Context: one part of a larger RNA
RNA sequence: UGUAGGAAGUCUGAGGGUAAGCUGCUUUUAGUACGAGAGGAACAAAGCAGCGGUGCCUCUGGUCUAUCGGUUGUCUGGCAAGGCAUUGCCGAGCAGCUACGCACUAAAGGUUAAAGACUGAAAGCAUCUAAGUCUGAAACCUCACCUAAAAAGAGACUUCGUAAAAGACGCUUGUAAAAGACAAGAUUGAUAGAGUCGGGGUGUACGCGCCAAGGCAACGAGGUGUUUAGCCCGCGACUACUAAAGU
Numbered sequence: 001u002g003u004a005g006g007a008a009g010u011c012u013g014a015g016g017g018u019a020a021g022c023u024g025c026u027u028u029u030a031g032u033a034c035g036a037g038a039g040g041a042a043c044a045a046a047g048c049a050g051c052g053g054u055g056c057c058u059c060u061g062g063u064c065u066a067u068c069g070g071u072u073g074u075c076u077g078g079c080a081a082g083g084c085a086u087u088g089c090c091g092a093g094c095a096g097c098u099a100c101g102c103a104c105u106a107a108a109g110g111u112u113a114a115a116g117a118c119u120g121a122a123a124g125c126a127u128c129u130a131a132g133u134c135u136g137a138a139a140c141c142u143c144a145c146c147u148a149a150a151a152a153g154a155g156a157c158u159u160c161g162u163a164a165a166a167g168a169c170g171c172u173u174g175u176a177a178a179a180g181a182c183a184a185g186a187u188u189g190a191u192a193g194a195g196u197c198g199g200g201g202u203g204u205a206c207g208c209g210c211c212a213a214g215g216c217a218a219c220g221a222g223g224u225g226u227u228u229a230g231c232c233c234g235c236g237a238c239u240a241c242u243a244a245a246g247u
Base pairs, nucleotide, nucleotide: 006160007159008158009157010156011155015147016146017145021051022050023049024048025047026046027045028044034039052105053104054103055102056101060099061098062097063096067092068091069090070089071088072085073084074083075082076081094234108142109141110140115135116134117133118132168247169246171185172184173183174182191243192242193241195238196237197236198235199233200232201231202230207226208225209224210223211222214219
């Protein structure tokens, strides 16, 4: 752009793709069938495991240059609070991302191949084949999974009803994301921020009081109480305080 009026939403599925599964062990069958004995199955059913595939982060583990704490050297006059040194080094670490973690990962039907058969003539017999018929594989086609109205036979249904109906730009954003796109929202509002509460991380802040090896004293590492403190949160809920004006 088309699908002979336009628009929003929900579908159908012609067609296309695929390796999404593969394998092993154990138990029952069964010390059975078979076999003189020695020995010794299978069909079928159940359980478990390994490899692969897809998804996820409740648990476990990893990472976590968000964050919290400890500490060395040096600088900011001292305290406090900080800068730099690979994040200076070290100890923890939520969210997120992950595997070493968790969940799922078939069965069935149909047409057949090799092969095995039935009936059966040519050829009074015989013969699976010539006509006809029955079985039969991880292969093939369904089923399942992904995609798919540009399937020109260009589909269906619901709603709107000729109107700025609807869409777009711009705006607040993320379940999305290289750019586009996609998705949520825009005051009839919880979309993002701030705030409150909850949940979590670190591990008990500064200041002050007391104790303290010593020391004439000044001072004093450190300990303890205030203090389950202080600081922080990419998490959740609530709440229109701020911003979602508009064209």
Molecule: large-subunit ribosomal RNA, domain VI
Organism: Methanosarcinales archaeon